This is a predicted structure of a 1480-nucleotide RNA (small-subunit ribosomal RNA) from an uncultured Candidatus Saccharibacteria bacterium. The sequence is in RNAcentral, with records from SILVA. The coordinates come from a structure-prediction model, not an experiment, and the mean pLDDT is 83.

[in-house]
RNA sequence: AGAGUUUGAUCCUAGCUCAGGAUGAACGUUGGCGGCGUGCCUUAGGCAUGCAAGUCGAGCGAAGAAUAUUUGCAUGAAGGGGUAACCUGGAUUGUAGAUAUUCUUAGCGGCGAACGGGUGAGUAAUAAGUAGGAACUUGCCCCGAAGUUCGGGAUAGCCCUGGGAAACUGGGGGUAAUACCGGAGAUGUCGAAAGACCAAAGCAGCAAUGCGCUUCGGGAGAGGCCUGCUUGCCAUCAGCUAGUUGGUGAGGUAAUGGCUCACCAAGGCUAUGACGGCUAGCUGGUCUAAGAGGAUGGCCAGCCACACAGGGACUGAGACACGGCCCUGACACCUACGGGUGGCAGCAGCCAGGAAUUUUGGACAAUGGGGGAAACCCUGAUCCAGCGACGCCGCGUGGAGGACGAAGGCCGAAAGGUUGUAAACUCCUUUUGCUUGGGAGCAAUGUGAGAGUACCAAGCGAAUAAGUCACUGCCAACUUCGUGCCAGCAGCAGCGGUUAUACGGGGGUGGCAAACGUUAUCCGGAAUUACUGGGCGUAAAGAGAUGCGUAGGCUUUCUAGUAAGUCUUUUGUUAAAGCCCUGUGCUUAACACAGGAAAAGCAAAGGAUACUGCUAGAAUAGAGGUGGUCAGAGGAGAGCAAAAUUCACGGUGUACCGGUGAAAUGGGUUGAUAUCGUGAAGAAUACCAAGGGCGAAGGCAGCUCUCUGGGACUUACCUGACGCUAAGGCUCGAAAGCGUGGGGAACAAAACGGAUUAGAUACCCGUGUAGUCCACGCUGUAAACGUUCCCUACUAGGUGCAUGGUGUAAAGAUUCCUCCUUUAAGAGGUUUCCCCGUACACUGUGUGCAACAGCUAACGCGUUAAGUAGGGCGCCUGUGGAGUACGGCCGCAAGGCUAAAACAUAAAGGAAUUGACGGGGACCCGCACAAGCGGUGGAGCGCCUGGUUUAAUUCGUUAAUAAGCGAAAAACCUUACCAAGGCUUGACAUGUAUUCGAAUCUGGUCGAAAGACUGGAGUGCCCGCAAGGGAGCGAAUACACAGUUUCUGCAUGGCUGUCGUCAGCUCGUGUCGUGAGAUGUUUGGUUAAGUCCAUUAACGAGCGCAACCCUCAUCCAAUGUUACAUUACAUUGGAAACUGCCUGAGUAAAUCAGGAGGAAGGUGGGGAUGACGUCUAGUCAGCAUUGAGCUUACGCCUUGGGCUACACAGACGCUACAAUGGCUAGUACAAUGGGAAGCUAAACCGCGAGGAGGAGCAAAUCCCAAAAAGCUAGCCCCAGUUCGGAUUGCAGGCUGCAAUUCGCCUGCAUGAAGCCGGAAUCGCUAGUAAACGCGUUUCAGCAUGGCGCGUUGAAUACGUUCUCGGGUCUUGUACACACCGCCCGCCACGUUAUGGGAGUCGGGGAUAUCCGAACGGUCAUCGGUUUUGAUCGGAAGAUAUCUUCGAUGACUGGAAUGAAGGCGUAACAAGGUAACCGUA
Repeated sequence: AGAGUUUGAUCCUAGCUCAGGAUGAACGUUGGCGGCGUGCCUUAGGCAUGCAAGUCGAGCGAAGAAUAUUUGCAUGAAGGGGUAACCUGGAUUGUAGAUAUUCUUAGCGGCGAACGGGUGAGUAAUAAGUAGGAACUUGCCCCGAAGUUCGGGAUAGCCCUGGGAAACUGGGGGUAAUACCGGAGAUGUCGAAAGACCAAAGCAGCAAUGCGCUUCGGGAGAGGCCUGCUUGCCAUCAGCUAGUUGGUGAGGUAAUGGCUCACCAAGGCUAUGACGGCUAGCUGGUCUAAGAGGAUGGCCAGCCACACAGGGACUGAGACACGGCCCUGACACCUACGGGUGGCAGCAGCCAGGAAUUUUGGACAAUGGGGGAAACCCUGAUCCAGCGACGCCGCGUGGAGGACGAAGGCCGAAAGGUUGUAAACUCCUUUUGCUUGGGAGCAAUGUGAGAGUACCAAGCGAAUAAGUCACUGCCAACUUCGUGCCAGCAGCAGCGGUUAUACGGGGGUGGCAAACGUUAUCCGGAAUUACUGGGCGUAAAGAGAUGCGUAGGCUUUCUAGUAAGUCUUUUGUUAAAGCCCUGUGCUUAACACAGGAAAAGCAAAGGAUACUGCUAGAAUAGAGGUGGUCAGAGGAGAGCAAAAUUCACGGUGUACCGGUGAAAUGGGUUGAUAUCGUGAAGAAUACCAAGGGCGAAGGCAGCUCUCUGGGACUUACCUGACGCUAAGGCUCGAAAGCGUGGGGAACAAAACGGAUUAGAUACCCGUGUAGUCCACGCUGUAAACGUUCCCUACUAGGUGCAUGGUGUAAAGAUUCCUCCUUUAAGAGGUUUCCCCGUACACUGUGUGCAACAGCUAACGCGUUAAGUAGGGCGCCUGUGGAGUACGGCCGCAAGGCUAAAACAUAAAGGAAUUGACGGGGACCCGCACAAGCGGUGGAGCGCCUGGUUUAAUUCGUUAAUAAGCGAAAAACCUUACCAAGGCUUGACAUGUAUUCGAAUCUGGUCGAAAGACUGGAGUGCCCGCAAGGGAGCGAAUACACAGUUUCUGCAUGGCUGUCGUCAGCUCGUGUCGUGAGAUGUUUGGUUAAGUCCAUUAACGAGCGCAACCCUCAUCCAAUGUUACAUUACAUUGGAAACUGCCUGAGUAAAUCAGGAGGAAGGUGGGGAUGACGUCUAGUCAGCAUUGAGCUUACGCCUUGGGCUACACAGACGCUACAAUGGCUAGUACAAUGGGAAGCUAAACCGCGAGGAGGAGCAAAUCCCAAAAAGCUAGCCCCAGUUCGGAUUGCAGGCUGCAAUUCGCCUGCAUGAAGCCGGAAUCGCUAGUAAACGCGUUUCAGCAUGGCGCGUUGAAUACGUUCUCGGGUCUUGUACACACCGCCCGCCACGUUAUGGGAGUCGGGGAUAUCCGAACGGUCAUCGGUUUUGAUCGGAAGAUAUCUUCGAUGACUGGAAUGAAGGCGUAACAAGGUAACCGUA
């Protein structure tokens, strides 16, 4: 940075699509490690459980525990005394206290709980960003000043006693404080002053002292309020507003303020978008982009809002409070049914939803927060860990060597190639991993959750570690098999219908890689909304006019001032993080840290003054006005005119008129048409007239008058920027149409009739109503077009037209004079002052043409720009849906203006190019027509085809270009078809292995044959003594393979047909064009010809044409056996013809016409020869051949049958229909050919076919072989015949194994149709048509076929209008598969989205009224507090009405779409009636 896609190709326009980057992602396949990040985007859905806000005993009274000491009471051990009772002793134990110390804590009290954490519902401005401001508050903290005094009464806890299931709560008694209250009182507050008012609390400590408390002042930080600017979409939301806007006063607040209230005024906002609706947290930033922009706001950071939904206040420095309170509602839970409880959008976690998002972890070690004097306590903030490839970054899955290359796979033209140094194998290493040992930093002195982690060392061992997507183009990477418009792919173009690099598998290759693809979304590419940076003649786009004009935008010259814009400098700010730069730290990187730079903008200050603005003053070139002149279908009204038409009346006059392609309807004997006269009516104004004129456009046309708009020129007198454009607005606006009233000759929607037609609701004809006309209203659209908005300036010339001005000229004309003349006219001279008109030059204005530069995709535009610039407005953004729906506005209606979406689609479109085509044009050619001759189509028969039939009637060909074609010959064979019977390495080829046998010859049985089965005879050659081996041949078995007229001619070669023996088809270089392409090849002549000449931006060349080749015709020479006797003939070789010569025409050309000579004359006749290509033409059955199919059969053999069928239809032929003939008799003249498995003579037999015969001949010798029409003579006498010969019977002949299906010929008999052929159609232009016979081919036999040969031998061509085909040029085209094209509408069917719709359901909003919780205010009750009551406001709710959005709805409207439905044929060519626009 571009690429693909509209076309046969091109350029352009225009959309769609792709390559890039990104993500809080998800899904598919796969998955080794680590670091750093990150993780409910959906239901602001609901939540079990645990934790997330406490702390202070140094504020207080208590309670409890422990320890120590101690007291009262009780107990009462050892020891001692006593015989014993008992006494003594007091340890111990219990119990009740006190004191001291320590600990714990419910309550009162203090601080905190307004932070931290979450979420983004609401909010388009009470928000956010940024810059400012004045009328405020501020706990803890810091600084400063002063104080901390004297008193008082309560109340929790506690005790007693009640209620309740619980939650909780009532009563009585007593008690403390840093809780509460009073007095005094300050440098404090108020006040001018007098004066009035208002504070406090203690605790710890042995103490020093510390911590508190109160008041004031200041600060820091925090918060409240106000302002400017900025921050979405919709105008199909255009008007909104009643505390609304302002004022005065009062209330309220920390504070300003309609914040609230009373009164007064009637304001306020709005096109620079009010009000309304929809959507949305905002920002730093993030992604993308070259940038400008666009998109976005997850994590992190700042602000805001919210905490189940709604409302409310309390406390407090701070809340109208996420883990507080009250009320209402929904939901959930507990309940003893009376009543209670709850709020994860804190951290985990659960359910639901969803494509989708983690652990009910550890720790307060660090950082930070709350409380505390502190120890310390609390902290799901935080720090860590866990889970997830979700992202970014890093590492690894081994390294080196290792074959002219293993195996396997795949491909293969079978050689080999490839996978591939890849593997194996050898050597080496150890990141990762595992085991073991050591072991940080984070921590100040103590304290480490993370964690025995990071890291280090040792050992082990290549060990534990690669996928995924693509491979037709875009886009890097190719083959094979399978499938056969199927299955499927696909981002776009598109791929798939039997050889798919596009589907699916395999192999290979390419890309990326612990990931790779897909999906979704954003930016980019997209200059595809264009500020940077697009357009509007024809592609989408200039509103019908821009006529008037508002806002807005823009605006001549000079001077002065100002400094708003503008420029410059400085200052402040633009949080941190991020981006960028430089470093540093983790092994690196990601990441983190440090420093720097940058930052548009906003605000403030200083300066500059060119430009813009503003103020003031001047000017005149823009604009306007005055005076003069001019042209004009400019507009409105009134009057008048002549021609035509129709009608009426009258005259003449008689049978038609009219109309058409042709007709008919129609009119006419009641007198039309025609013609003459008179009259009436309405509409339109011939000639002039035009590329002409005028107008803003629509539009405007006889003449005259009245009123009136605009313009041009000239004048340079006046004003002095008064200007340009113009959203909205106003006005005008063809035709059709509408309303009311007139008018109505002609024309003429609708309607009727006649034609045409398959139909004809049309075109054509005859009638004919609205309407067209007028007046007054409405409508407001047209292909309202120059498809070209207005204004200003500039940029070569040329040539017209219209209309002004200036100058020059002098012909006309004029003036005057003379002549002439009845006059008019005429002739000659003279004059140039005015007027008229003319010519030329210059100069304006308007309007045309061709053209340079320039522009344009091209066409084209080109001083009247589509050129170069400036100003302003309008409009466009793929096509269809659709200028449609809904809404709004306008309209009497018709309808108009404004104006979408869903959905569908990859194009739609412009210009030009080459073709093809045209019921377009011009020119030319051809047996194309015409002029002629003869046929076909009718008959019978032959042959081929279709159809039908059949066991089979084998197959192909089937418009021209199939059909007497393949087939130059179907009885068997051929033969491919059918039936039946058989064979299986095969009827045919090559090879291998084994066995047997030489080869070969020849029997038998069954059988239709093929074949099957079974015998016999018989051995050769080479080596070797022999056994045996070998060559060659044959057989059997087993394999490779053979074979296939099976399929595909749409896989092919080759060959062929056709356009067409038509004159065309191309190339090189040059030139033109952006290009496809053009030129050459066109044009003027000429030709059979792109043949030649001339001209020419072309010059040359190639394939075709022509010529060269063969043959016929003339001559010469040579040779001549079988021909001949220089005649003819055969063979061979030459000559000859070239427009060469003459005349004329023509461009001094090509060439044409005529002539001479010549056998032949203008390519002499004929043949061969077929350009580039077309028909996806024909042929796989001539042959060859890719691929596919069959392989005891789709191969091969055999017998028989079929290809020969027969109601019918078609093509091509033969024979005829007769007298130009038939028959009989006689008689004449050819040429080409063929002949050995052959042609066959003579003589003989037979009516004949033929038989028999055998001479001759491998042929200029012999044979086939007779030519026939013709000629001579006779008969027939116009008839179904002496025409015609089909059909059939009988008897024969020939070929051949075989003649029945199914051959040909002969004789006799039979004697059908047919009397010249409808529509239509074919051949032929001279030795031709026509007629006549002959030969040959295939062939055993079979010719009406094919190919040749000669004999006889015409007619006609004016000519190119028409038919067919072709060529060249041109024109139109919506065709390019190319008119057998394309394509429109309706109907039927399927699918899709959508509008209307009686309504129904749901959500939101508004207004009015009712009710009225918590709570707040006010009032009353009262000495005061509480309570109570009243009242005002007040959430939710109710009722009624309105509005809006959504869902749904019988039925209904159109729209879109869908390989092969029906009807027509509207458009594209003059599309067969030119098309189209508006309207009915």